[in-house]
Molecule: transfer RNA
Organism: uncultured bacterium
RNA sequence: GGGGUAGUAGUUUAACGGUAGCAACGUUGGCCUUUCAAGCCGAAGAUUCCAGUUCAACUCUGGGGUACCCUA
Repeated sequence: GGGGUAGUAGUUUAACGGUAGCAACGUUGGCCUUUCAAGCCGAAGAUUCCAGUUCAACUCUGGGGUACCCUA
């Protein structure tokens, strides 16, 4: 240089193009408890970026950037 794959909460992860992005662990408020842990009820927290297609995009298309792999 050429080709390919991946990207979603702090971490792991689900989501035929379809209306409110699923959950687990973690964090945190409350209940319970003499206290802690466990348990129960809540809360916050995410689609790598920019465009395009579409009535509608995590999903499809193009480009940028990042990581990894193959090849020269």